[in-house]
RNA sequence: GCGCGAUUAGCUCAGUGGAAGAGCGCUACGUUGACACCGUAGAGGUCGCUGGUUCAAAUCCAGCAUCGCGCACCA
Numbered sequence: 001g002c003g004c005g006a007u008u009a010g011c012u013c014a015g016u017g018g019a020a021g022a023g024c025g026c027u028a029c030g031u032u033g034a035c036a037c038c039g040u041a042g043a044g045g046u047c048g049c050u051g052g053u054u055c056a057a058a059u060c061c062a063g064c065a066u067c068g069c070g071c072a073c074c075a
Stems, first nucleotide, its partner, number of pairs: 001071007010024004018055001026042005048064005
């Protein structure tokens, strides 16, 4: 340099045009002598960035960024 894949909650991931979610974690309450477990409720998101298409974009297209894999080049 070329190709492919990935980027969504603190972590691991689902969701692939029409209302952003799950598990774990976190907070509060209940429970306990206390802790853990368990139950209930809650907080937490510019869906990597910029543009484009569309009535409508996390989802489609282009460019860029970061990470991973493969190939090539140089030494």
Molecule: transfer RNA
Organism: Halosaccharopolyspora lacisalsi